[in-house]
RNA sequence: UUCGAUAAAGGCAAACUCACCGCAAGGUGAGGGCGCAAAACCACAGAUUAUCUCAAAUGAUUGAGAUAAUGGCUGGGUUACCGAAA
Numbered sequence: 001u002u003c004g005a006u007a008a009a010g011g012c013a014a015a016c017u018c019a020c021c022g023c024a025a026g027g028u029g030a031g032g033g034c035g036c037a038a039a040a041c042c043a044c045a046g047a048u049u050a051u052c053u054c055a056a057a058u059g060a061u062u063g064a065g066a067u068a069a070u071g072g073c074u075g076g077g078u079u080a081c082c083g084a085a086a
Base pairs, nucleotide, nucleotide: 001085002084003083004082011036012035016031017030018029019028020027021026034072040078041077042076044075045074046073047070048069049068050067051066052065053064054063055062056061
């Protein structure tokens, strides 16, 4: 520097359940374990989701903007354990 094995040491923790926070999306803690070689960190770009406002529409919704959420959606940036190869 590149790569990730049915190896090994160690790590994280989906759904679901309970408690709490939040209008909501969602978050935190405990249990749990689907998975993860960055499932560690950063909302920078895209995407998705929620709330609010405005406009159109007129009761089916659509568009724009603001704020928030997701890093276990994709890309990008930063850092790192073990092992293999050069």